[in-house]
RNA sequence: GAGGCAUGGAGACUGCGUGAGGGAUGGACCCUUUGACCGCAGGACAACCCGGGUAAUGCCGGGUGCCAACGUCCACUCGUGGAAACACGGGAACCAUGUUGU
Numbered sequence: 001g002a003g004g005c006a007u008g009g010a011g012a013c014u015g016c017g018u019g020a021g022g023g024a025u026g027g028a029c030c031c032u033u034u035g036a037c038c039g040c041a042g043g044a045c046a047a048c049c050c051g052g053g054u055a056a057u058g059c060c061g062g063g064u065g066c067c068a069a070c071g072u073c074c075a076c077u078c079g080u081g082g083a084a085a086c087a088c089g090g091g092a093a094c095c096a097u098g099u100u101g102u
Base pairs, nucleotide, nucleotide: 001102003100004099005098006097007096008095013042014041015040016039017038021031022030023029025075026074027073028072043067045065047064048063049062050061051060052059071094076091077090078089079088080087081086
């Protein structure tokens, strides 16, 4: 890295450094010099895995993860409604994370 499986409307921020972009892609919309993104330190959260503990759940430790907005919304398809625009619902694809495994 290919593949399989699970989850994605819950939850959780401060300081320092740097200084203009960022939210995967396209569009929309949003965040951002009242300092985003990124890095470092500390903290928080608790999804998956491992271990401990319990009658069981809660719980405790560790690993990964994560800490704007539903995966921000839409995108392809199916259904329902509609004259249409569009709305609502299901699914797929893609993406992210965990795990499995070659």

SAM riboswitch aptamer (S box leader) from a Candidatus Hydrogenedentota bacterium, 102 nucleotides, folded computationally.
Its mean pLDDT, the model's own confidence on a scale to 100, is 83.
The model forms 97% of the base pairs in the Rfam consensus.
It was read from a public genome assembly, where an Rfam model found it.